[in-house]
Context: one part of a larger RNA
RNA sequence: UUGGGCGUAAAGAGCUCGUAGGUGGUUUGUUGCGUCGGGUGUGAAAUUCAGGGGCUCAACCCCUGACCUGCACUCGAUACGGGCAGACUGGAGUUUGGUAGGGGAGACUGGAAUUCCUGGUGUAGCGGUGGAAUGCGCAGAUAUCAGGAGGAACACCAAUGGCGAAGGCAGGUCUCUGGGCCAAUACUGACACUGAGGAGCGAAAGCGCGGGGAGCGAACAGGAUUAGAUACCCUGGUAGUCCGCGCCGUAAACGAUGGGCGCUAGUUGUGGGGACCUUCCACGGUUUCUGCGACGCAGCUAACGCAUUAAGCGCCCCGCCUGGGGAGUACGAUCGCAAGAUUAAAACUC
Numbered sequence: 001u002u003g004g005g006c007g008u009a010a011a012g013a014g015c016u017c018g019u020a021g022g023u024g025g026u027u028u029g030u031u032g033c034g035u036c037g038g039g040u041g042u043g044a045a046a047u048u049c050a051g052g053g054g055c056u057c058a059a060c061c062c063c064u065g066a067c068c069u070g071c072a073c074u075c076g077a078u079a080c081g082g083g084c085a086g087a088c089u090g091g092a093g094u095u096u097g098g099u100a101g102g103g104g105a106g107a108c109u110g111g112a113a114u115u116c117c118u119g120g121u122g123u124a125g126c127g128g129u130g131g132a133a134u135g136c137g138c139a140g141a142u143a144u145c146a147g148g149a150g151g152a153a154c155a156c157c158a159a160u161g162g163c164g165a166a167g168g169c170a171g172g173u174c175u176c177u178g179g180g181c182c183a184a185u186a187c188u189g190a191c192a193c194u195g196a197g198g199a200g201c202g203a204a205a206g207c208g209c210g211g212g213g214a215g216c217g218a219a220c221a222g223g224a225u226u227a228g229a230u231a232c233c234c235u236g237g238u239a240g241u242c243c244g245c246g247c248c249g250u251a252a253a254c255g256a257u258g259g260g261c262g263c264u265a266g267u268u269g270u271g272g273g274g275a276c277c278u279u280c281c282a283c284g285g286u287u288u289c290u291g292c293g294a295c296g297c298a299g300c301u302a303a304c305g306c307a308u309u310a311a312g313c314g315c316c317c318c319g320c321c322u323g324g325g326g327a328g329u330a331c332g333a334u335c336g337c338a339a340g341a342u343u344a345a346a347a348c349u350c
């Protein structure tokens, strides 16, 4: 390489949109491009193979045939794929009526708590730990009451629960706004799936400019511990954490499981909707669609386990892997203010 693979052994891009490309529902006609069959021409010789012959054999040489799996032309076939023309409704989408939700953005607002400030009461301790000390306190702390300031986060509800493509999303109200689900059947008529490049989004930390700063808290300082203690524990504490705008573009970005469609036993819990039965209502029962879980058969798996939310059985498209180290490194290139990111080797070695 042919292949074989990608939950945990190497391997699913963090996620979405989407260009080219690849793939693509039912049906009628047509074409005959692919496809299939026949014929003709060509496909040099040598080589190869088969049969035969010549050197005493063989190697070697000669003859005949095959092969040369191809190409061109031509005559046919028309199922399948393609092209062209037409039709259809099951895929996809639109419409109407409902419906659940921490989906997103902006504005306004609430209470508890911490800290600080002012005043009152009050007096010698407070704090902290395994035990202490640093620290705070007679210039009146801690405790307690009243008032005020400011920032950040939203107890209970809360869930094995909901929403979102992922990252992620939670006090309340209002405005704007995306998507989903269910029912009805009216409409369009394959408009679809995937997606190399590309574009957008993307936790935390970090960066730039300007604000803000209560608590927490890298760095740092001190106190302890210890043989030492650049730590774990304690007292402080700066960046940061918060807001606006702009970068960064990475994570155990995990379900370590790409997306789509179809098929393949069930049981049970729960979120959202519909239908039917029952009922005064609320409950309840049956069933159906759509999510999220637990268990479990067949099957799969190296095992663990997965099992209608598949890691089962198939099809389509993309990404990725190919022994360990060197190394996700060097060099080059692109991007970035930087930090660095992306792409990505080799020598050597086992």
Stems, first nucleotide, its partner, number of pairs: 003322004007304002012318001014201004021194003025088007033081002035077008048066007091191001092188003095184005103177007110154001115149007125136002162169002206247006215241002220236004258317006266295012299306002323350003332343004
Model confidence (mean pLDDT): 89 of 100. Predicted 3D model of a 350-nucleotide part of an RNA (small-subunit ribosomal RNA, central domain) from an uncultured Actinomycetes bacterium. Its Rfam family is "Bacterial small subunit ribosomal RNA". Its family is annotated with structural constituent of ribosome and ribosome in the Gene Ontology. The RNAcentral record of the full RNA draws on Greengenes.